C1' cells in the first nucleotide's frame, strides 16, 4: 500500500414522526430504525427526479472520476 475481521473506540443516519423553508424534486434542525469502511467533501461524466418547462433546479444513502480521512486481525 492492497485489504477489511461476529476486533476495539468513535462517526454517519434510509423509511417514518415533528418543526421550519421551497411551486416541486428536495433541503435544514430534532427524534429515529434499515443500513454504511468513506453513507466524509465534490454536481466533472453517466443516471434518476422536479418545475412558474427548454433553461433553471434536486439527488453523491445510484455508478464512475477527483480531494481528504479513523482503526488494524488474517492474507
Nucleotide at each position: 500500500c492492497c485489504c477489511g475481521a461476529c476486533a476495539a473506540g468513535a462517526g454517519c443516519a434510509c423509511a417514518c414522526c415533528c418543526g421550519c423553508c421551497g411551486u416541486g424534486a428536495g433541503g435544514c434542525g430534532g427524534g429515529g430504525c434499515c443500513g454504511c469502511a468513506a453513507a466524509g467533501c465534490c454536481a466533472g461524466g453517466g443516471g434518476u427526479c422536479u418545475c412558474a418547462c427548454c433553461g433553471a433546479g434536486a439527488c453523491c444513502g445510484c455508478c464512475c472520476a477527483g480531494c481528504u480521512g479513523c482503526c488494524g486481525a488474517a492474507g
This is a predicted structure of a 75-nucleotide RNA (c-di-GMP-I-GGC riboswitch aptamer) from Bifidobacterium breve.
The prediction has a mean pLDDT of 85.
Of the family's consensus pairs, 90% are formed in the model.
It was read from a public genome assembly, where an Rfam model found it.